[in-house]
Context: one part of a larger RNA
RNA sequence: GGCUUAUGGUGGAUACCUAGGCACCCAGGGACGAGGAAGGGCGUAGUAAUCGACGAAAUGCUUUGGGGAGUUGAAAAUAAGCAUACGUCCGGAGAUUCCCGAAUAGGGCAACCUUUCGAACUGCUGUUGAAUCUAUGGGCGGUCAAGAGACAACCUGGCGAACUGAAACAUCUUAGUAGCCAGAGGAAAAGAAAGUAAACGCGAUUCCCGUAGUAGCGACGAGCGAAAUGGGAUCUUCCUAAACCAUGAAAAUGGGGUUGUGGGAGAGCAAUACAAGCGUCAUGCUUCUAGGUGAAACAACCUGAAUGUUGCACCCUAGAUGGUAAAAGUCCAGUAGCCGAAAGCAUCACUAGCUUACGCUCUGACCCAAGUAGCAUGGGGCACAUGGAAUCCCGUGUGAAUCAGCAAGGACCACCUUGCAAGGCUAAAUACUCCUGGGUGACUGAUAGCAAAGUAGUACCAUGAGGGAAGGGUGAAAAGAACCCCCAUCAGGGAGUAAAAUAGAACAUGAAAUCAUAAGCUC
Numbered sequence: 001g002g003c004u005u006a007u008g009g010u011g012g013a014u015a016c017c018u019a020g021g022c023a024c025c026c027a028g029g030g031a032c033g034a035g036g037a038a039g040g041g042c043g044u045a046g047u048a049a050u051c052g053a054c055g056a057a058a059u060g061c062u063u064u065g066g067g068g069a070g071u072u073g074a075a076a077a078u079a080a081g082c083a084u085a086c087g088u089c090c091g092g093a094g095a096u097u098c099c100c101g102a103a104u105a106g107g108g109c110a111a112c113c114u115u116u117c118g119a120a121c122u123g124c125u126g127u128u129g130a131a132u133c134u135a136u137g138g139g140c141g142g143u144c145a146a147g148a149g150a151c152a153a154c155c156u157g158g159c160g161a162a163c164u165g166a167a168a169c170a171u172c173u174u175a176g177u178a179g180c181c182a183g184a185g186g187a188a189a190a191g192a193a194a195g196u197a198a199a200c201g202c203g204a205u206u207c208c209c210g211u212a213g214u215a216g217c218g219a220c221g222a223g224c225g226a227a228a229u230g231g232g233a234u235c236u237u238c239c240u241a242a243a244c245c246a247u248g249a250a251a252a253u254g255g256g257g258u259u260g261u262g263g264g265a266g267a268g269c270a271a272u273a274c275a276a277g278c279g280u281c282a283u284g285c286u287u288c289u290a291g292g293u294g295a296a297a298c299a300a301c302c303u304g305a306a307u308g309u310u311g312c313a314c315c316c317u318a319g320a321u322g323g324u325a326a327a328a329g330u331c332c333a334g335u336a337g338c339c340g341a342a343a344g345c346a347u348c349a350c351u352a353g354c355u356u357a358c359g360c361u362c363u364g365a366c367c368c369a370a371g372u373a374g375c376a377u378g379g380g381g382c383a384c385a386u387g388g389a390a391u392c393c394c395g396u397g398u399g400a401a402u403c404a405g406c407a408a409g410g411a412c413c414a415c416c417u418u419g420c421a422a423g424g425c426u427a428a429a430u431a432c433u434c435c436u437g438g439g440u441g442a443c444u445g446a447u448a449g450c451a452a453a454g455u456a457g458u459a460c461c462a463u464g465a466g467g468g469a470a471g472g473g474u475g476a477a478a479a480g481a482a483c484c485c486c487c488a489u490c491a492g493g494g495a496g497u498a499a500a501a502u503a504g505a506a507c508a509u510g511a512a513a514u515c516a517u518a519a520g521c522u523c
Base pairs, nucleotide, nucleotide: 001522002521003520004519005518006517007516008515009514016473017472020444021443022441023440024439025438026437027436028435029433030432032149039100040099041098042055043054044053046078047077050074051073052059061094062093063092064091065090066089070082071081072080105114106113107112121147122146123143124142125141126140127139128138154185155183156182157181158180159179165172195202196201206233207232208231209230216224217223238424239423240369244255245254246253247252260403262368263367264366266362267361268360269359275356276355277354278353283349284348286346288344289343291339292338293337298311299310300309301308313330314329315319321333322332323331374398375397376396377395378394379393380392384410405420406419407418408417409416460467461466480507483494484493485492
């Protein structure tokens, strides 16, 4: 020096655990904001900082219900208090709510400065009345004042890539995706046929299954890719414009009217309901926002400790779960079941009130949405790349018809069939989950699971945009080691606690690499 064995150190793997996550389901909500939000800055406790809570009325105030013995947050200690004259705590309602921030008196390097103390700007409204008659602009006033900002995803609209694939690449694809912008709602959008069909019919929209990887489109390459019929979910219809009448100088308003077996207007005749819908205050019902009640086991043994073992019982509309010194239906909290609200929110019922309806005959003349439909041209979008390309939308130019009409049925024409554009509203079935409550898991278990089980978007890095960690476990209970020795401290040795201290806070288990000591073997 090497090897073996043993005992220790270092180290923190492994197994066990969970205080945090992940995914999904059900229900609710999708509330906020000029009455100043979201998000922050700075403060507030007798006692430093941090987090939470709160706001100069500051670790809280008032009130009203619940609850019942302790309490002054995490968080000890101490001081001083509060509390059965009902505190702390939980729920409802209210008050306060510094400064910044849409930030809004002016400014500004956010949380500050100035100040005449002003809600800036837009809107609405009143007034005044520039060039210039009307008007517009401007000025002045009012406004308990409508808007502005925020918002995870879902939704609608506008703008809109490239890598990529085509084994290169240009049409094409990726893709109307990502991204940016605007706007709205709890959903949004769509929606009551100028539909779809095919000689039969159906009867608004949306979503699912399917039709179907079909018909088609396509440097007919890569690829893209329907629809109708059918089966389901859910169901819901309506209001205007015009003709005509009335009022009015006009603008306009009121009546009338709303349809495709064409309708309405107009002329004439006839005639009315106890019907349907919406629905305020109050009242009642039922939820939600605190809660309450809630069955049934003892003994012996082993043990530090009984929930274990043995013996012998009981309850169950309750044998879910968690805790308790080991594994508990009967110890605790609970669970099943039952009960409960002064205040606030919501649902339903009832109700004041409001709204709505109709028939027949005649009629060529009136009306039935115009710079519209269509066409030309240039584009876009339709599964459909310009193609024979319909249908739909846009720019430019042109430009109809009014029921004896118009549009569509995939060029176009005829016939036939179907529908009635150029105005509008509309619940449900559908999409999502920043958030709240409940629940589940052949999900994770500290290099996993969210980046984050601890000051976590923290520490730290970067001029900045931005990047972004590590770090869990004493014990049943601190009983956290009085006292003595060594001693600057740390460390250590006794003593004591404990079941255990090789559980001593660098704390449960404590692998390997690795370090040391001792013995043996060997060179």
Predicted 3D model of a 523-nucleotide part of an RNA (large-subunit ribosomal RNA, domain I) from Capsicum annuum. Its Rfam family is "Bacterial large subunit ribosomal RNA". Rfam links the family to the GO terms structural constituent of ribosome and ribosome. The coordinates come from a structure-prediction model, not an experiment, and the mean pLDDT is 82. The full RNA is in RNAcentral, with records from SILVA.